[in-house]
RNA sequence: UGUCUUUGGGGCAGGGUGAAAUUCCUGACCGAUGGUAAAGUCCAUGAGCCCUUGAUAUAAGGGUUGAUUCGGUGAAAUUCCGAAACCGACGGUAUAGUCCGGAUGGGAAAAGAUA
Numbered sequence: 001u002g003u004c005u006u007u008g009g010g011g012c013a014g015g016g017u018g019a020a021a022u023u024c025c026u027g028a029c030c031g032a033u034g035g036u037a038a039a040g041u042c043c044a045u046g047a048g049c050c051c052u053u054g055a056u057a058u059a060a061g062g063g064u065u066g067a068u069u070c071g072g073u074g075a076a077a078u079u080c081c082g083a084a085a086c087c088g089a090c091g092g093u094a095u096a097g098u099c100c101g102g103a104u105g106g107g108a109a110a111a112g113a114u115a
Base pairs, nucleotide, nucleotide: 001115002114003113004112005111006110007109014026015025016024028098029097030088031087032045033044034043035042040086041085048064049063050062051061052060053059068084069083070082071081072080090101091100092099
């Protein structure tokens, strides 16, 4: 470096209003992959969404896409400790990060086997 195999995303308890809400109010809960002093909020990647080529089957290219501060320790931390915040695609439905659906999908990547 090539080929193959496997793995590869979690989460509304309890209460309130209502004809109807896991969608509203209250409250609760969750955090993909690599890097780096151990990270949902840094840097990068993936997923999602849009467009073009292509054409119904895969593929290629481009664009877009959220959120953190203060104090402490330390050689080094927006990563640890303490405290207080904040964020979360598209379609459906009583307004959804958590329900249902595309998805028994795709995938960054990790581990292993082999040449």
Record summary
A computed fold for a 115-nucleotide RNA from a bovine gut metagenome, annotated as FMN riboswitch aptamer (RFN element). The sequence is in RNAcentral, with records from MGnify. Rfam family: FMN riboswitch aptamer (RFN element). About the family: The RFN element is a highly conserved domain that is found frequently in the 5'-untranslated regions of prokaryotic mRNAs that encode for flavin mononucleotide (FMN) biosynthesis and transport proteins.